[in-house]
Large-subunit ribosomal RNA, domain VI from a Candidatus Uhrbacteria bacterium, 251 nucleotides, folded computationally. Its Rfam family is "Bacterial large subunit ribosomal RNA". On this family, see Yusupov et al., Science 2001: "Crystal structure of the ribosome at 5.5 A resolution". The full RNA is in RNAcentral, with records from ENA. The coordinates come from a structure-prediction model, not an experiment, and the mean pLDDT is 87.
Context: one part of a larger RNA
RNA sequence: CGUUGAAGAUUGAAGGGACUCAUCCCUAGUACGAGAGGACCGGGAUGAACAGACCUCCCGUGAAUCGGUUGUCCUGCCAAGGGCAUGGCCGAGUAGCGGCGUCUGGUUCGGAUAAGCGCUGAAAGCAUCUAAGCGCGAAGCCGACCCUAAGAUUAGUCUUCGUUAAUUAGGAUCCUUCGAGAUGAGAAGGUUGAUAGGCGGCAGGUGGAAGCGUGGUAACACGUGUAGCCGAGCCGUACUAAUAAUCCGAG
Numbered sequence: 001c002g003u004u005g006a007a008g009a010u011u012g013a014a015g016g017g018a019c020u021c022a023u024c025c026c027u028a029g030u031a032c033g034a035g036a037g038g039a040c041c042g043g044g045a046u047g048a049a050c051a052g053a054c055c056u057c058c059c060g061u062g063a064a065u066c067g068g069u070u071g072u073c074c075u076g077c078c079a080a081g082g083g084c085a086u087g088g089c090c091g092a093g094u095a096g097c098g099g100c101g102u103c104u105g106g107u108u109c110g111g112a113u114a115a116g117c118g119c120u121g122a123a124a125g126c127a128u129c130u131a132a133g134c135g136c137g138a139a140g141c142c143g144a145c146c147c148u149a150a151g152a153u154u155a156g157u158c159u160u161c162g163u164u165a166a167u168u169a170g171g172a173u174c175c176u177u178c179g180a181g182a183u184g185a186g187a188a189g190g191u192u193g194a195u196a197g198g199c200g201g202c203a204g205g206u207g208g209a210a211g212c213g214u215g216g217u218a219a220c221a222c223g224u225g226u227a228g229c230c231g232a233g234c235c236g237u238a239c240u241a242a243u244a245a246u247c248c249g250a251g
Base pairs, nucleotide, nucleotide: 001151005161006160007159008158009157010156014148015147016146017145020048021047022046023045024044025043026042032037050105051104052103053102054101058099059098060097061096065092066091067090068089069088070085071084072083073082074081075080109143110142111141116136117135118134119133164251170248171247172246173245174190175189176188177187178186195241196240197239198237199236200235201234202233204230205229206228211224212223213222214221215220
């Protein structure tokens, strides 16, 4: 820009993806075979690689969470803290994101076939799967399964809403944001409000704060006290900010 208003919901032309394999057990030490050996068909279990989804568990990361600790400078000093030194170094670690973790998948079925196996059957009184005709038959082909999908210009379908000269239905600008994200876009919201922040509670992390007391010459230990502190998680709460306003949009 088109699809000749808009919003929501859809059909599916077409395209893409997937399609895998192994081992073991039963049937059965059966059929077969002198023996050695050892099945078809059918049923079950486990796994490998691959693919998708997810974060309960396990393991990572987690530069703004907590703790320990070295040197030095500073807050006048003690104590307690702050800066810098690869986040100074070290031990842990929420959410999120991941895999080494967890779950799921390949099935089955239908159609047309290949090699092949057949039926009927002449040319050619026989024979012949083929010449007419008919059937069976693969991990392969077409569907079935999953995803995208009406620019499928053949631009589809359904429901609802809207109408008279600058607006309607509706959309956008703007703002608060993230499940989204390079930017656009998408999604959740904009006071008739839980969208983000703050605050409260909880979960979870760290691991026992400061101050004071007690013990010890002291280093330090213990008590107060599952303490103090805490990013992203969950639930709540209008305290703060989403105010106000504008634009586009049909004979």